[in-house]
RNA sequence: GGGCUGGUGGUGUAGCCUGGUUAGCACAUCGCCCUUACACGGCGAAGAUCCCAGGUUCAAAUCCUGGCCAGCCCA
Repeated sequence: GGGCUGGUGGUGUAGCCUGGUUAGCACAUCGCCCUUACACGGCGAAGAUCCCAGGUUCAAAUCCUGGCCAGCCCA
């Protein structure tokens, strides 16, 4: 330098192909219940610039273009 894959709450990840209701799940955090107490368990809550910029569209996490970062492969 070229190619491919990925970037989504604190962490991990689904959704992206085929655009459309309030972005889902697990763990973690907080509150309540349970327990003598803790753990486990049950109920609930908070927590997201969907990497950035632009474009297309009535509408973009999703499609297109450019860029940044990480990983793998080739040179």